[in-house]
Molecule: small-subunit ribosomal RNA
Organism: uncultured bacterium
RNA sequence: UCAUGGCUCAGUAACGUACGCUGGCGGCACGCCUAACACAUGCAAGUCGAGCGAGGUAGCAAUACCUAGCGGCAGACGGGUGCGUAACAUGUGGGAAUCUGCCUUUUGGUUCGGAAUAACACGGGGAAACCUGUGCUAAUACCGGAUAAGUCCUUACGGAGAAAGUUUUAAUGCCAAAAGAUGAGCCCGCAUUUGAUUAGUUUGUUGGUGAGGUAAUGGCUCACCAAGACUACAAUCAAUAGCUGAUUUGAGAGGAUGAUCAGCCACACUGGGACUGAGAUACGGCCCAGACUCCUACGGGAGGCAGCAGUGGGGAAUCUUGCACAAUGGGCGAAAGCCUGAUGCAGCGAUGCCGCGUGAGUGAAGAAGGCCCUUGGGUUGUAAAGCUCUUUUGUCGGGAAAGAUAAUGACUGUACCCGAAGAAUAAGGUCCGGCUAACUUCGUGCCAGCAGCCGCGGUAAUACGAAGGGACCUAGCGUAGUUCGGAAUUACUGGGCGUAAAGCGCGCGUAGGUGGUUUAUUAAGUUGGAUGUGAAAUCCCCGGGCUCAACCUGGGAACUGCAUCCAAAACUGAUUCACUAGAGUACGAUAGAGGGAGGUAGAAUUCACAGUGUAGCGGUGGAAUGCGUAGAUAUUGUGAAGAAUACCAAUGGCGAAGGCAGCCUCCUGGAUCUGUACUGACACUGAGGUGCGAAAGCGUGGGUAGCGAACAGGAUUAGAUACCCUGGUAGUCCACGCCGUAAACGAUGUCAACUAGCUGUUGGGGAACUAUGUUCUUCAGUGGCGCAGCUAACGUAGUAAGUUGACCGCCUGGGGAGUACGGCCGCAAGGCUAAAACUCAAAUGAAUUGACGGGGACCCGCACAAGCGGUGGAGCAUGUGGUUUAAUUCGAAGAUACGCGCAGAACCUUACCAACACUUGACAUGUUCGUCGCGACUCUGAGAGAUCAGAGUUUUCGGUUCGGCCGGACGAAACACAGGUGCUGCAUGGCUGUCGUCAGCUCGUGUCGUGAGAUGUUGGGUUAAGUCCCGCAACGAGCGCAACCCUCACUUUUAGUUGCCAUCAUUAAGUUGGGCACUCUGAAAGAACUGCCAGUGAUAAGCUGGAGGAAGGUGGGGAUGACGUCAAGUCCUCAUGGCCCUUACGUGUUGGGCUACACACGUGCUACAAUGGUAUCUACAACAGGAAGCAAGACUGCGAGGUCAAGCAAAUCCUUAAAAGAUACCUCAGUUCGGAUUGCACUCUGCAACUCGAGUGCAUGAAGCUGGAAUUACUAGUAAUCGUGGAUCAGCGUGCCACGGUGAAUGCGUUCCCGGGACUUGUACACACCGCCCGUCACACCAUGGGAGUUGGUUCUACCUUAAGGCAAGGUUUCAAACCCUUGACCACGGUAUAGUCAGCGACUGGGGUGAAGUCAUAACAAGGUAGCCGUA
Repeated sequence: UCAUGGCUCAGUAACGUACGCUGGCGGCACGCCUAACACAUGCAAGUCGAGCGAGGUAGCAAUACCUAGCGGCAGACGGGUGCGUAACAUGUGGGAAUCUGCCUUUUGGUUCGGAAUAACACGGGGAAACCUGUGCUAAUACCGGAUAAGUCCUUACGGAGAAAGUUUUAAUGCCAAAAGAUGAGCCCGCAUUUGAUUAGUUUGUUGGUGAGGUAAUGGCUCACCAAGACUACAAUCAAUAGCUGAUUUGAGAGGAUGAUCAGCCACACUGGGACUGAGAUACGGCCCAGACUCCUACGGGAGGCAGCAGUGGGGAAUCUUGCACAAUGGGCGAAAGCCUGAUGCAGCGAUGCCGCGUGAGUGAAGAAGGCCCUUGGGUUGUAAAGCUCUUUUGUCGGGAAAGAUAAUGACUGUACCCGAAGAAUAAGGUCCGGCUAACUUCGUGCCAGCAGCCGCGGUAAUACGAAGGGACCUAGCGUAGUUCGGAAUUACUGGGCGUAAAGCGCGCGUAGGUGGUUUAUUAAGUUGGAUGUGAAAUCCCCGGGCUCAACCUGGGAACUGCAUCCAAAACUGAUUCACUAGAGUACGAUAGAGGGAGGUAGAAUUCACAGUGUAGCGGUGGAAUGCGUAGAUAUUGUGAAGAAUACCAAUGGCGAAGGCAGCCUCCUGGAUCUGUACUGACACUGAGGUGCGAAAGCGUGGGUAGCGAACAGGAUUAGAUACCCUGGUAGUCCACGCCGUAAACGAUGUCAACUAGCUGUUGGGGAACUAUGUUCUUCAGUGGCGCAGCUAACGUAGUAAGUUGACCGCCUGGGGAGUACGGCCGCAAGGCUAAAACUCAAAUGAAUUGACGGGGACCCGCACAAGCGGUGGAGCAUGUGGUUUAAUUCGAAGAUACGCGCAGAACCUUACCAACACUUGACAUGUUCGUCGCGACUCUGAGAGAUCAGAGUUUUCGGUUCGGCCGGACGAAACACAGGUGCUGCAUGGCUGUCGUCAGCUCGUGUCGUGAGAUGUUGGGUUAAGUCCCGCAACGAGCGCAACCCUCACUUUUAGUUGCCAUCAUUAAGUUGGGCACUCUGAAAGAACUGCCAGUGAUAAGCUGGAGGAAGGUGGGGAUGACGUCAAGUCCUCAUGGCCCUUACGUGUUGGGCUACACACGUGCUACAAUGGUAUCUACAACAGGAAGCAAGACUGCGAGGUCAAGCAAAUCCUUAAAAGAUACCUCAGUUCGGAUUGCACUCUGCAACUCGAGUGCAUGAAGCUGGAAUUACUAGUAAUCGUGGAUCAGCGUGCCACGGUGAAUGCGUUCCCGGGACUUGUACACACCGCCCGUCACACCAUGGGAGUUGGUUCUACCUUAAGGCAAGGUUUCAAACCCUUGACCACGGUAUAGUCAGCGACUGGGGUGAAGUCAUAACAAGGUAGCCGUA
């Protein structure tokens, strides 16, 4: 970078929402999602006197009215909730064996009698609730007889069963029956959540016969008989859940949800039960049991808001103990009417949707204020003020509907209308780093804080907090939660599996899925049409009504579905006549380490015996352990044993895979080819299942030569439980039985078809020919390259990873984890299946550019090597560290700090310390005022001095337009300000070091690649060089290289003074005349270019050699430093942002310090001596400098020096050599080496040499006899050695920068060390190996497994006990029925016991995860320093 892949966000989305800030109005909706928790109080279901008797009230009465009770109808509707339920509960579509009050239609009837009972009266019991005795009475209450059109039963003869009246004018009831309507019950197909770590379940269970029961079918119940029934198309079990119309999201397909409204179901404190009734197993009925609450006189009783309000509680959270029956509807009634927390309304809540408003126009002095600022200005901003208007909302006053068909209005004096006053009563919330619209200042300084993800904050924060400004939405705005979307991250629409997660290790094969050609039939799928249904509401379209909209409403469409009927017959399915191209069989050939069993062969190893033979062998990087004089190793012969089969041998062969290798024999599987015959789709795949399955490992018994876990010893090492060595047990081998895994890999499932070529090889067949062969061709294998295509790329490419079809397996971020628990398998080891909590924002693949490698090949460099001289040892000098100190100022720190900043600290410098002083200041500018000199000099006093106080002398500044005008200087005052070697070099500029004078670093256009990028710049040669040549999808260009510049070396020309002197004169002397030839100096020019020759190379570039030449291949040296690296160095050269100090962190002065001194390091000097030292004699430079200077010369001093002094502002004068050379001495010693240290005496500079300068003389005479490990410079006028000059500077250097004199050695070469360049390779690195990174241990926290047990829930089974209740049997009663009594089985709660399952806690314990800079090592990434990895022990 591309891909893969997760996380996160963006929505005009939605919500029964909640919280924060804020809040003007109206309309329409909605409002306990949690505790089916507990409930105070009121209300929520009554009505009928035209069924009945009785009582009461009013009335004179007639009569009217009221009511407890009997009786009728209704309390099964309406209203609430969602516990249970995974089910015929629901949805949809069908079905037959049913009932149905009130209602509608039709037919028929409505007759005769009887006995009670409540109320009531009188008693009794009880606290109460209430119970009870006796007596009286009515009915549309109850019972009997008669009748029966139709009805029911029937042995088809026959039998059975009804009624109720009231009023009388109408009527209305009642009984029987038929039909309808409505409602309800039952049955069936299909649809209907998750889990297989739930695989078997069931005994009334499945069916039959017969009974019983029900309104009705049916094991619904019972007796008997049979042994069935359900299940991988998921039974059973567990968890969760009311279902639907619909709602929400989405392009759709889908996903999520099931508030409000509507349909169905279930429930009514928990569990059980029936009664009444048309209908209930009954929310405001009954009985029993249980828990809870209340009353009680303790004996007993009462109760059920998941109705409407309301209370407590729970909770993030959800309203009034309102008005009315006016409307709509319901119950009763003939009706008036009564009842109705259903309903209609109002109240509360921005909870949501919709609408409106908070003013409009004008207004530039661009006001004030705020904010920013480069101080010019900009912005807030037409915004405000001001002027001119309007009145929606609100306030006040007035009017006033519809909802009401005759009456009746809770809402309500409401909607709406008119009028009045007055800009009046009405704006906030969030955000502004990217995603994502919107930026600045201040504060803060990894703090405080922010954060949806990435991330922000460590002194210049658009990210925190505030302000100004801006963006967005707006009576709301944000936050939190949930759902869908984006997410093609579950992919039906619409994904994948070589390397990213993902092909089972490989076969056989069951179910299932799929299936060649053809005929006919069918009509299950399929297609078309029709019919029924798909409730209403919702969504959509066209209309209508509220001023609009939300909202309401009419019509239509739609509801993608289900069922039935008709039609079609291509395709799929089914049945069927055939076929041969798939598949298979037979006959004929062929190849092969295919498998199993038996036999056999030679080489090698080891061992044994014997011979020869002697001191070692063996082993390694090097060693040692070990073996050997008791004879090893070596060698010869013989023998034994076990294991494995060299050569042939091969991207050769065989096999499904694992795998298979000497040779022979037997048994046996598969494959291929050719040609004919036969079968006739017999096929492909394959969940479960089953078999095979390397090595290691396990069991039993053998065998054991070699090798060889464990183990032992020796080494290595900081350690070395390793790598290396010497031994060595299991094992490796055989037989039988287990295990069942591997990086079991082509990391590529099996089968079939199609899709360019070229070339090898194995096994068959065919053809032609030049025939023991060649060529061509065709099947079946096995390789290489390559087109199209595909792929993220790498790659693959007829043996696909291409294009298609069939079937199976598998994947869904990393870690936790292939782990825990459960189950299955195993003798064990363990295997198979397989999670979650928690945690992270990544993990991963391929490719790219770098960097790196104890990777490779190539090249270069005093890099090594070859040489030479040093450092490291001594003394001293100098710098640094450390220590010390009042201070020892500061900086520099591997290379690239350390004789560095410092080209020169006694004062000064100086920044440090102590003490003493000053405060607009030592220095600059501006304003005001004053003075006119400033300065110099002298004197006095104080002081360490700076400085302070005073007196005096000296010339009274310049210009001038003559104006105290300008300039200059000084003083004074107050401010602005000065000042800071204070901090930050990690805020900076500039300058510098380093890689490195290494040869590199880039760009434009083009081309290649999805892209990062590549190409060019690589390659073959060559060069000091990316220098040049050639080639090449590159062609050109830029910065670097080179050249141009300076200097040295040669020549010529020109010019000769201060330079020079060959010739001529002259002198002590180029001293002078003369000259400019030479030297030299200055200027200009020439000269070198691989130009010429030969060889070589490719005919090139070039290289080698040669000629000529002063110089030859860049002639020597210098200046010159690409893109960049090191947050390299410097805020103390300078400049500068920010911060800090301002009677001091500023400025002066004196003294001290930077010079300290147990020690350590760097850089140097001098030495240790004879290539030397000392003494004497003697010769030859260059560069450079000179006036507060260089100084000849003379004199003087032992000397440093001093005195006098010529010359010279310099080719003129001055400063100027030493080593070398000659002679003599010293003779190997701590010396005539070496000179430190110390003493005395001096010199010079300077205001001043105490701390603290340099030098001289005399004396003293230390260490040191060539330097361990290690390390450094140098390739020619170089190293080495010798002296000279300069800067700074009063003085002071062994340092630095220059100069000349004398003047070497070596270089085979590139193996190695270091550094660099280019190519290539690997990479888990990119802060780039000083990288990355693994595990144990220690500490803290988190979730989780095991765990003796313990606590609770739930389920099954067995047994015990049975309430209420119905059923059955018996008794009783007058035959019968009922009541009543007894008994039996059934049965809720409860109890006991076993078992299962789920959850909580749990001492201790296992691993896991996360944490700051902990400990130990260094396993992996490079050949990671023993290649890594997989399985196993």